[in-house]
């Protein structure tokens, strides 16, 4: 250079009206490290004089092992902005951008 790089409301309550409140159910991007959504760090958003700036969530416990906050077993927890009945799952920016990963 070129190609590929994200999933998810079944069921049920209220209400005119909610996948958005409530019950409850489903998801887990990329690199590191003993295999990680919650251990480091990065991407996706906003601003911008393209130098940069700003904003960026979440865990315990016990077992196994030389090592595992990353696997087993338990119990929890969390998910950008714009709309919209208040949204990690719906619509939209975006057939878009990328952390990267392959030839």
């Nucleotide at each position: 250079c070129u190609u590929c790089a994200g999933g998810g409301u079944a069921g049920g309550g209220u209400g005119c009206a909610a996948g958005u409140c409530c019950c409850a159910a489903c998801c887990g991007g990329c690199g590191g490290u003993a295999u990680a959504c919650c251990c480091c760090g990065c991407g996706a958003g906003c601003c911008u004089u393209u130098g940069g700036g700003c904003a960026u969530g979440a865990a315990u416990c016990g077992g196994u092992g030389c090592a595992a906050u990353u696997c087993c077993g338990a119990u929890g927890g969390c998910g950008a902005c714009a709309g919209u009945a208040a949204a990690g799952u719906c619509u939209g920016g975006a057939u878009g951008a990328a952390a990267g990963a392959a030839g």

The prediction has a mean pLDDT of 85. The RNA shown here (FMN riboswitch aptamer (RFN element)) has 103 nucleotides and comes from Dielma fastidiosa. It matches the Rfam family "FMN riboswitch aptamer (RFN element)". About the family: The RFN element is a highly conserved domain that is found frequently in the 5'-untranslated regions of prokaryotic mRNAs that encode for flavin mononucleotide (FMN) biosynthesis and transport proteins. This element is a metabolite-dependent riboswitch that directly binds FMN in the absence of proteins. In Bacillus subtilis, the riboswitch most likely controls gene expression by causing premature transcription termination within the 5' untranslated region of the ribDEAHT operon and precluding access to the ribosome-binding site of ypaA mRNA.The FMN riboswitch structure, reported in present an FMN-bound six-stem junction, adopts a butterfly-like scaffold, stapled together by opposingly directed but nearly identically folded peripheral domains.